[in-house]
The part of an RNA shown here (small-subunit ribosomal RNA, 5' domain) has 524 nucleotides and comes from a metagenome. RNAcentral holds the full RNA, with entries from SILVA. Its Rfam family is "Bacterial small subunit ribosomal RNA". Its mean pLDDT, the model's own confidence on a scale to 100, is 83.
Context: one part of a larger RNA
RNA sequence: GGACGAACGCUGGCGGCGUGCUUAACACAUGCAAGUCAAGGAGAAAGUUUCCUUCGGGGAAUGAUUAAACUGGCGCACGGGUGAGUAAUAUAUAAGCAAUCUACCUUUAGGUUCGGAAUAACGUCGAGAAAUCGGCGCUAAUACCGUAUAAUGCAGCGGCAUCGCAUGAUGAUGUUGUUAAAGUUUUAUUAACGCCUAGAGAUGAGCUUGUAUCUGAUUAGCUAGUUGGUGAGGUAACGGCCCACCAAGGCUACGAUCAGUAGCUGGUCUGAGAGGAUGAUCAGCCACAUUGGAACUGAGACACGGUCCAGACUCCUACGGGAGGCAGCAGUGAGGAAUAUUGGGCAAUGGACGAAAGUCUGACCCAGCAACGCCGCGUGGAGGAUGAAUGUCGUAAGAUUGUAAACUCCUUUUGGAGGGGACGAAAAAACAGGUUUGAAGCCUGAAUUGACGGUACCCUCAGAUAAGCCCCGGCUAACUACGUGCCAGCAGCCGCGGUAAUACGUAGGGGGCAAGCGUUGUCC
Numbered sequence: 001g002g003a004c005g006a007a008c009g010c011u012g013g014c015g016g017c018g019u020g021c022u023u024a025a026c027a028c029a030u031g032c033a034a035g036u037c038a039a040g041g042a043g044a045a046a047g048u049u050u051c052c053u054u055c056g057g058g059g060a061a062u063g064a065u066u067a068a069a070c071u072g073g074c075g076c077a078c079g080g081g082u083g084a085g086u087a088a089u090a091u092a093u094a095a096g097c098a099a100u101c102u103a104c105c106u107u108u109a110g111g112u113u114c115g116g117a118a119u120a121a122c123g124u125c126g127a128g129a130a131a132u133c134g135g136c137g138c139u140a141a142u143a144c145c146g147u148a149u150a151a152u153g154c155a156g157c158g159g160c161a162u163c164g165c166a167u168g169a170u171g172a173u174g175u176u177g178u179u180a181a182a183g184u185u186u187u188a189u190u191a192a193c194g195c196c197u198a199g200a201g202a203u204g205a206g207c208u209u210g211u212a213u214c215u216g217a218u219u220a221g222c223u224a225g226u227u228g229g230u231g232a233g234g235u236a237a238c239g240g241c242c243c244a245c246c247a248a249g250g251c252u253a254c255g256a257u258c259a260g261u262a263g264c265u266g267g268u269c270u271g272a273g274a275g276g277a278u279g280a281u282c283a284g285c286c287a288c289a290u291u292g293g294a295a296c297u298g299a300g301a302c303a304c305g306g307u308c309c310a311g312a313c314u315c316c317u318a319c320g321g322g323a324g325g326c327a328g329c330a331g332u333g334a335g336g337a338a339u340a341u342u343g344g345g346c347a348a349u350g351g352a353c354g355a356a357a358g359u360c361u362g363a364c365c366c367a368g369c370a371a372c373g374c375c376g377c378g379u380g381g382a383g384g385a386u387g388a389a390u391g392u393c394g395u396a397a398g399a400u401u402g403u404a405a406a407c408u409c410c411u412u413u414u415g416g417a418g419g420g421g422a423c424g425a426a427a428a429a430a431c432a433g434g435u436u437u438g439a440a441g442c443c444u445g446a447a448u449u450g451a452c453g454g455u456a457c458c459c460u461c462a463g464a465u466a467a468g469c470c471c472c473g474g475c476u477a478a479c480u481a482c483g484u485g486c487c488a489g490c491a492g493c494c495g496c497g498g499u500a501a502u503a504c505g506u507a508g509g510g511g512g513c514a515a516g517c518g519u520u521g522u523c524c
Base pairs, nucleotide, nucleotide: 001524002523003522004521006520007519008518009517010516013377014376015375016374017373018372019370020369021335026333027332028331030330031329032328035074036073037072039071040070047062048061049060050059051058052057081288082287083286090213091212092211093210094209095208096207097206100205101204105201106200107199108198109197110196111195112194114146115145116144122137123136124135125134126133127132153178154177155176156175157174158173160171161170162169163168183193184192185191214260215259216258221251222250223249226248227247228246229245230244231243233241263285264284265283266282267278268277269276270275290311291310292309293308294307313324314323315322316321341367343366344365345364349363350361351360352359353358380410381409382408383407391400392399393398416461417460418459419458420457424452431445432444433443434442435441468513469512470511471510472509473494474493475492479508480507481506482505483504489496490495
C1' cells in the first nucleotide's frame, strides 16, 4: 500500500447493486416450510328453497361429481440447512467396469386371458386420563392372490461365427424348464391416458485404479480378518464384505503407526511473477440431521420435517403410561466485540402431483432492517471590498480569518407538493378458425394473468434545504498563542513534559480524506 462476512469511537443527505451468527453442531415458545390425483368405496354440515307442525320441532330438495377422513398411485432420496466428523470409505484430475444397477423420459417390438378370497373406511360392542388399541359384522379398487398365453428374457445342456485384456465378451441358433399384465375417460372405437414383457438410448448412481492434497520423529516400529489362497454365503456388482479351513504374510525412514489440526475443489485476497494466505456469498462434490445403533419400504435411503431400540434433555399424566427434536423460513433465550422481519406473493423461473383446470411450494421472486461493502450523485452557481463585524496574532503600523459572510441575480440534481405512469407477460389451458382420417400435432385470431407497485420513470409548481472526521516534532502534507510544569497527559518507532512545550490540554490558523473519517484485529 492492498484486502475484509468485520467490530469499536465520532459523524451521517440520497440512489443502484450486493452482503449480513465467523461465537454455543447450545436450548428452543409459536406459525408456516410436501403434497397431489378422471384408480376405489363410503359420504357430512352451515346456508338457501319448500312442505308439515302440538310452534318445541320434523320431512324433502339444493348445497354435493362437495368438505373432512379412509384404501390405492406417484412424490416425500429433489429442493432448503449446517460443517460436527473426516488426513482418506473424502476431494481434484485422468482412466477402467470383460464386476454393475437405473423410477419417471425417448425409441423399437409384442402383449393386456379367465377367475378368487380379503381388508380399511363404515356400523356395533368394549378397554384407556390420553396417545391409542381390541372383538364382531358389511364393502370396493389400478390394493392382494391364483390361472391362461409367452420370447429375442432368465436358467440348464449343446455346437457355430466374430473379437479380445488372463478370467472371457458379443451375435445369431437347437433343445428342456420357468416367468406377466389393470383398468379409467370417452363420440363406447381400431381413440386418449395407463398396465405388462423384452431390446436400445438418455439421465442418475455404485465400484476399482494411478497421481496430488497440513503439522509433529521430544511419535519408530505397526498389524491377527491382519496379508494371501481354497470353498461356501452375501451384494445390483468385484472384493476378508462375512464365515470355515490352510499358508505366514502385509505396511514402514520415499515417514508406517500414533498425536494434533482441518470438510475438499472451482475460486477469493495479495504479489511484476514465482509464491504466500484463505475456502463467507455463488457453483460442483462429500458428510451430518438431539447422541449412539439398526433395519423396513422403495428404482433410489440405512431416510432433516419416516419407523424401531437405547441414552441425555424438555413437556403432558388420572402415575398405569404417553409426546417431542428449527444445522428449513421467520422468531426467542443464551453465548458474544458482533450479524436482520414471527413481512408480501406464487406474477416470473424452477419443482411435486394431475389428461387438464388447478393445488402445493419460507425453493424462488420481492419488500423491510443495517454506511456492512462497492459504485454513482448531492450538500449550490455567478457577482460581491468600505477588504464590514467577530475571533486570533501583533513590534500596536497592522496582519489574518477573507470573496469567506452579509447582499443581488440565477439554477433545482436531491428533498417537498400535484398530475400521468411502466418493462418484467411469453404464453400454456379453455374459445373460434385453418390444416388433418382425427378429440393428436402444427398454424392463425381474439381473450385472460403483476407480489413488487401507483414503485421506477416522465411532466408541472414553489423554493437553497443536507459535512464531518483525523492530523499539523521527524518519518509525513500542515504553526502560532495561552494553560500546565517529569504533574496532568501523549506515543506506530525515535521519543515529548522538571516555567518561555510547533510533541500534553484549549483556541486561532493550516493540511489530508470525505458521507464518511479514524482506531483495533487478521492476511499478503